[in-house]
RNA sequence: UCACGUCUUCAGGGCGGGGUGAAAAUCCCCACCGGCGGUAAGUCCAGCGGUGGACGAGCCCGCGAGCGCUUGCGAUUCCGCAAGGUCAGCAGAUCUGGUGCGAUGCCAGAGCCGACGGUUACAGUCCGGAUGAGAGAAGAUGUCG
Numbered sequence: 001u002c003a004c005g006u007c008u009u010c011a012g013g014g015c016g017g018g019g020u021g022a023a024a025a026u027c028c029c030c031a032c033c034g035g036c037g038g039u040a041a042g043u044c045c046a047g048c049g050g051u052g053g054a055c056g057a058g059c060c061c062g063c064g065a066g067c068g069c070u071u072g073c074g075a076u077u078c079c080g081c082a083a084g085g086u087c088a089g090c091a092g093a094u095c096u097g098g099u100g101c102g103a104u105g106c107c108a109g110a111g112c113c114g115a116c117g118g119u120u121a122c123a124g125u126c127c128g129g130a131u132g133a134g135a136g137a138a139g140a141u142g143u144c145g
Base pairs, nucleotide, nucleotide: 003143004142005141006140007139008138009137010136016030017029018028019027031125032124033114034113035063036062037061038060042055043054044053045052046051058112059111066090067089068087069084070083071082072081073080074079094110095109096108097107098106116128117127118126
C1' cells in the first nucleotide's frame, strides 16, 4: 500500500418582500436551496522536471431516503403495524452561443426540476414519520499476501 473481517464516529440546504383572500411560508410576482459515488479540458498548491495533492455537474452515468410492491400479523373495507430492499412499477430536470482535436462538465446567457402524509387554500423551503433510515466518508483494529 492492497484485499477481506470487526468496531467507532460522522453523514441535507432553503420563504425574506409584495399581491389576492375569511383563510396561503401551499396560489400569483420577485426571492432562496442543491445529499453521496463516478466522469474531468477548469482553478489552486508543491516540485527544476517526470509528476503529486486539494477542490471541481441539482438537470451526463449510477446510488440513497420516500412512494409502490410482496409477505406476515391485527383489524375488516381499504386501515394499522412489522419484515423484505429491487423485488411489477414510480423515483425530477438543459438547451443556446463561445473556446477547443475533444465539452450536456469550462466561460457567457437563457431555462428547467424537486417523495409521502398533514394543513382554514394546491408546499423543494412549514409541520410529521425522523432522537429514524441511509448512498457513502473518515478513523481504529485484526488476518493473509
The RNA shown here (FMN riboswitch aptamer (RFN element)) has 145 nucleotides and comes from Pollutimonas bauzanensis. Model confidence (mean pLDDT): 78 of 100. The organism belongs to Pollutimonas, within Bacteria.